[in-house]
RNA sequence: GCCCUUGUAGCUCAGUGGUUAGAGCGCCACAUUGGUAAUGUGGAGGUCGCGAGUUCAACUCUCGCCAGGGGCU
Numbered sequence: 001g002c003c004c005u006u007g008u009a010g011c012u013c014a015g016u017g018g019u020u021a022g023a024g025c026g027c028c029a030c031a032u033u034g035g036u037a038a039u040g041u042g043g044a045g046g047u048c049g050c051g052a053g054u055u056c057a058a059c060u061c062u063c064g065c066c067a068g069g070g071g072c073u
Base pairs, nucleotide, nucleotide: 001072002071003070004069005068006067007066010025011024012023013022018056027043028042029041030040031039049065050064051063052062053061
């Protein structure tokens, strides 16, 4: 230098054009307990890496950039 792949909640990940963006763990509150753990219920937390384009509509498709991983020379 070229190619492939990944980027979504604090962490690990799902969602691959359509109305509200979700799960597990973690965090907070409450219930339960003599107390703790465990369990149950509820809640907070996201400019979906950044910018532009296509579309009636983009986390999703296209292009550029940034960052991580892998491969080729």